The RNA shown here (SAM riboswitch aptamer (S box leader)) has 99 nucleotides and comes from Megasphaera sp. UPII 135-E. Of the family's consensus pairs, 97% are formed in the model.
């Protein structure tokens, strides 16, 4: 990187640097010199993997990821119902798992 399987309407930010974009890509909409995005430290949030027990569950949170605007920010492709919704796929992301 490839396979495979599980989640993805919930949660949770401050401070230092730097300085223009950034929200994966295309359209929307948004966000941003009141300093974002990206690093660092420090704080948190989840509970994949991990502990633990009376193991189809319930508890943990040291450790190994992830995460800390907006639903994976919306939509696209396709149905379906009918004027704004539902499902399901596509691509993405994270996990663990593997060759």
């Nucleotide at each position: 990187a490839a396979u495979u399987c599980a989640u993805c309407g919930c949660g949770a930010g401050c401070a230092a640097c730097c300085g223009a974009g950034g929200g994966a890509c295309u359209g929307g909409c948004c966000u941003u010199a009141u300093g974002a995005c990206g690093u660092u430290g420090c704080g948190g949030c989840a509970a994949c993997c991990c502990c633990c027990a009376g193991u189809u569950u319930g508890g943990g949170a040291a450790g190994g990821u992830g995460c800390c605007a907006a639903a994976u920010c919306c939509a696209a492709c396709g149905g379906a119902a009918c004027a704004u919704u539902c499902c399901g796929g596509c691509a993405g992301a994270u996990g663990a798992u593997g060759u």